Predicted 3D model of a 497-nucleotide part of an RNA (large-subunit ribosomal RNA, domain I) from Thiorhodococcus fuscus. The full RNA is in RNAcentral, with records from ENA.
Context: one part of a larger RNA
């Protein structure tokens, strides 16, 4: 040095295990904010830190309810100090208080600081001072009258928010095997608005000569008629099944909003809830063997190994002083369309867009321009277009339910995941780091039932490591802690070079 056995170091696979995740059901909830929000900063404790709460009244402060023996959040124990059946800690409601920054709103800025001024007070101190819009009131130019303008009052608006919505705007990569009309796609994105839905909604609708009867939304029809460099591709209606179903108003109305009282269901704490013992074996019984009982509960969890009957629960049965939701009655207050039935409209020329439909034979919808009727004896449509016959009444309004979504709350579910999976993040993670930013972004769970976490001796530097005692069932379970695979390095044996 190499094989082989045999005991070891490293090292963190692998098995088991879940504290967190993932998909979904069914309910609820669908916002918060000038009464100052999301979201920080700084501070608060007998205490040095982070984490949670909280706000100079600062892990709290009154009050009403629960509840019943212990407490004084976590990490993370000790000590001190206290509080507590005159009912604390803890839950739930309702209130107080809430530094500074942020819409941030007296100015100003490099957020969390800097600098004011009015009025109240003796004084610490309160309280007010942005902008915009809408009403009122006062004043009020050039310029007589008025109008701008400028003051005061009173109401409301800004801001944040995961998808989901309505609308103003609106691409490219990429298909077509290149590429331009097309497509991608009215998609991403940007901006406005809004509601728990949102939009649409009671035919100037279809249909076809028989009828239907508003709007949405599924399922079909149908990849069908069509459209389409007739290429790539796009891609309907009728009409038949379904879910929901509701209609109505313009000489102040349908109704919406809100307040107050009633009715009552439900929600924000909770409360009763049933029935087992003994033997073996074992560190320990819930195992195992005997013999019982309970079941509107043998759903799940925990407990020294696998429990209906030990413990949390669970079926079942109750519970609200106070808040807050729906529906319902009543009663009040607000809102609440057009020169009054819809004229600068309908129709048209010329240019766009929208309709599945690319200008086509292109009906039909919307309009930047230029035009322009009729008035129910009237007008639209019925896919050029005219006749006839059918159907409805534009140019003013409201309108639940089916239908989207899901940041969030609760309840259950899984041929999901189980620490390199599963959320980037089971752990003080969007944190350590990295970047000027914009942004990018980790790795890292597992002792034991119980800490019983190794008193006390010995080496050793008053070390680090180890030895003994001890404790446990177990210490190769000893904190660098459950299993400890494998590369990788030893150590001792036989063997061979």
């Nucleotide at each position: 040095c190499g094989c082989a056995g045999a005991c070891g170091g490293u090292g963190g696979a692998u098995g088991c295990c879940u504290a967190g995740g993932c998909g979904g059901u069914c309910g609820g909830a669908g916002g918060c904010g000038a009464u100052g929000a999301a979201g920080g900063a700084c501070g608060u404790g007998g205490u040095a830190g982070c984490c949670u709460g909280c706000g100079a009244a600062a892990a709290g402060c009154c009050u009403c309810g629960g509840g019943g023996a212990g407490c004084u959040g976590g990490c993370a124990a000790a000590c001190a100090a206290g509080c507590u059946u005159u009912g604390a800690u803890c839950c739930g409601g309702g209130g107080a208080u809430g530094u500074c920054c942020g819409a941030a709103u007296g100015g100003g800025g490099a957020a969390a600081c800097c600098c004011a001024c009015c009025u109240c007070g003796u004084a610490a101190g309160a309280g007010g001072u942005a902008u915009c819009c809408u009403g009122c009131a006062c004043u009020g130019a050039a310029u007589c009258c008025a109008u701008a303008g400028g003051u005061g009052c009173a109401g409301g608006a800004g801001g944040c928010g995961a998808a989901c919505c309505u609308g103003g705007g609106g691409a490219a990569c990429u298909g077509a095997a290149a590429c331009a009309u097309c497509u991608a796609a009215g998609u991403a994105c940007c901006c406005a608005g809004a509601g728990g839905a949102a939009c649409a909604g009671a035919a100037a609708u279809c249909a076809a000569c028989c009828g239907a009867g508003a709007u949405u939304c599924c399922c079909u029809c149908a990849g069908u008629a069509g459209c389409g460099g007739c290429g790539a591709g796009c891609g309907a209606a009728c009409g038949g099944g379904g879910a929901a179903c509701a209609g109505c108003c313009c000489u102040u109305a349908a109704g919406c909003g809100u307040u107050g009282a009633g009715u009552g269901u439900g929600u924000u704490a909770g409360u009763g809830g049933a029935a087992g013992c003994g033997u073996c074996u074992g560190g320990a019984a819930a195992g195992u063997c005997g013999c019982a009982c309970g079941a509107u509960a043998c759903c799940g969890g925990g407990u020294g190994a696998u429990a209906g009957u030990c413990c949390c629960g669970u079926a079942c049965a109750c519970g609200a002083a106070a808040g807050c939701c729906a529906a319902c009655u009543u009663a009040g207050c607000g809102u609440g369309a057009a020169a009054a039935c819809g004229a600068g409209u309908a129709g048209g020329g010329c240019g766009g867009g929208a309709c599945a439909c690319g200008a086509g034979a292109u009906a039909u919808c919307c309009u930047g321009u230029c035009u322009g009727a009729a008035c129910a004896u009237g007008g639209g449509g019925g896919g050029a277009c005219c006749a006839u016959c059918c159907u409805c009444c534009a140019a003013g309004g409201c309108u639940a339910a089916a239908u989207a979504c899901u940041c969030c709350c609760g309840a259950c579910c899984g041929a999901c995941c189980g620490a390199u999976a599963g959320u980037g993040a089971a752990c003080c993670a969007g944190u350590a780091c990295c970047g000027u930013g914009a942004g990018g972004g980790a790795a890292a769970g597992g002792c034991g039932a119980a800490a019983a976490g190794a008193a006390c001796c010995c080496c050793g530097u008053u070390g680090a490591g180890g030895g003994g005692a001890g404790u446990g069932a177990a210490a190769u379970a000893g904190a660098a802690c459950c299993u400890g695979a494998a590369a990788c390095c030893g150590u001792c044996u036989g063997c061979g070079u």
Taxonomically the source falls in Thiorhodococcus (Bacteria, Pseudomonadati, Chromatiales, Chromatiaceae).